[in-house]
Context: one part of a larger RNA
């Protein structure tokens, strides 16, 4: 020096990203217990007091027989001591620094964010605010169900049957969940348009029996090609649907100080963000401004609203309880620190 365990005057978080680590607390009995609350809790809230041993002291409870009485004469019923053992309460005494004397055994309070909760997770760097969850909603499915696996047979779903089963989203509870169907999806509709295979009208070309003096023309057939007509779904088209995917404006003017604009004008849109919340796990400017706490506070709490770029089941806002979650504050406590010291044990190291 490293590791392990212990000690330390005065101070007591000044340490540090952070009280990390350590310390404090601790059992049992009694007293006492705020706020909030879903009335269950919060709560061992907080905060106090007591605690060993001895007594030939007192009281109360538990435990039995002797004895007494009764009669239905029984292993009966009723009453019931002294003594002992035992559980507690009190009184007196007594030792020690200290009596739950060792060991073992909550630190606590205030407040905010997030997630309701118990639970689950990155086996081996993440345990969480992520996942799940009960509850809520939408949607599919009438049973040979939807859906999934399989080429199929078949199987699961389910020996279930819409109070059932599958999928999706949200996530206890409370108060709520606004406007937009233009786009994209989905559902329904079917007049018209477009349209595949199919069908093969018509025309063209090649070939050549034949005609013609020749040039050339050319039936039928066989080929090559053209593609009229018929034609479903889909798409176009018409509706509906947002707890489907999603979206939810700009400019200018105006009140008798100023400022602001309830009000007016205008452009655009499918509709222009409602309630609630708001410098927020979201705020760039920003350490915004004001208030609180500190001697001093980029964090924190309460407000304001100028929301760069909150906002309603991609849920909004609250919320008791809960959390090895995150931020902030206080008490107590301490070698975390001012600033280190000493001791125990195991190493490293040096020498043999």
């Nucleotide at each position: 020096c490293c590791c392990u365990g212990g000690u330390u005057a005065a101070g007591g978080a000044a340490c540090u990203c952070u009280g990390c680590a350590a310390a404090c607390u601790a059992g049992c009995a009694c007293c006492g217990u705020a706020u909030c609350u879903u009335c269950g809790g919060u709560a061992u809230a907080a905060g106090g007091u007591g605690u060993g041993c001895c007594u030939a002291c007192u009281u109360u409870g538990g435990u039995a027989u002797a004895g007494a009485g009764a009669u239905u004469u029984a292993c009966u019923c009723u009453c019931g001591a002294a003594a002992g053992c035992u559980a507690a309460a009190g009184a007196g005494g007594u030792u020690g620094c200290a009596a739950c004397a060792a060991a073992g055994a909550g630190u606590c309070c205030c407040u905010c964010c997030c997630g309701a909760c118990u639970g689950u997770u990155u086996a081996c760097c993440a345990a969480a605010a992520a996942c799940a969850c009960a509850g809520c909603a939408c949607u599919u499915u009438g049973c040979u169900a939807a859906c999934a696996c399989g080429u199929a047979a078949g199987u699961g779903g389910a020996u279930g049957u819409a109070u059932a089963a599958g999928g999706u989203g949200u996530g206890a509870c409370g108060c709520c969940u606004g406007c937009c169907c233009g786009g994209u999806g989905c559902u329904c509709g079917a007049a018209g348009g477009u349209u595949a295979a199919c069908u093969g009208a018509u025309g063209a070309u090649g070939u050549u029996a034949g005609a013609g003096u020749a040039a050339u023309c050319g039936a039928a057939g066989c080929a090559u090609u053209u593609g009229a007509u018929u034609g479903a779904a889909g798409c176009c088209c018409g509706a509906g649907u947002a707890a489907a995917c999603g979206g939810c404006g700009g400019c200018c003017g105006u009140a008798a100080c100023u400022a602001u604009a309830a009000c007016g004008g205008u452009c655009c849109u499918a509709a222009g963000g409602u309630a609630g919340c708001g410098a927020a796990a979201u705020u760039c400017c920003u350490u915004g401004u004001c208030g609180g706490g500190u001697a001093a506070g980029u964090u924190c709490c309460g407000a304001c609203c100028u929301g760069c770029a909150c906002g309603a089941a991609u849920g909004g806002c609250g919320u008791a309880a809960c959390g090895a979650u995150g931020g902030c504050c206080a008490c107590a406590c301490u070698g975390u620190c001012u600033c280190c010291u000493c001791c125990u044990g195991a190493g490293a190291c040096u020498c043999a």